[in-house]
RNA sequence: GCAGAGUAGAAAUCUGUGCGUCAAGUGCUGCAUGAACGGGGAGUUGUCAUGCGGACGAAAAGCUGCUUCGGCAGCUUGCGGUACAGGAUUCGCAUCCCGCUGC
Numbered sequence: 001g002c003a004g005a006g007u008a009g010a011a012a013u014c015u016g017u018g019c020g021u022c023a024a025g026u027g028c029u030g031c032a033u034g035a036a037c038g039g040g041g042a043g044u045u046g047u048c049a050u051g052c053g054g055a056c057g058a059a060a061a062g063c064u065g066c067u068u069c070g071g072c073a074g075c076u077u078g079c080g081g082u083a084c085a086g087g088a089u090u091c092g093c094a095u096c097c098c099g100c101u102g103c
Stems, first nucleotide, its partner, number of pairs: 001103004009091003013087006019080003028054008039098004060077007
C1' cells in the first nucleotide's frame, strides 16, 4: 500500500406463549431528559428508551354456561403495520483516528 474479519442492532419469515378486539398497542409527529453505538479513542443533524403533548386510527363471528335479560364468563376460528422468547436467513461499526488477520 491492497484485501478482509469482528459488535450493538435492523429487516422479512417460522414456532411457542401472551395482550387487545369494551382499542390499549403498532405506525407518524413536537418538546424535554437520558442511554448505547466492532478491540481502543472520539462521536453526529443518525438510533433507542422514558416523560408530557399533537394528528390519524382497526374485524369480528360461532358455540356453551350463567343471568336481575342489561349483559357477563369460557372455548373455537379470525383480526391487529400487537408484546415477549426461541430457530434459521439476509443486512450491519453514520463518520474519523488507531488496532487485528492475510498478501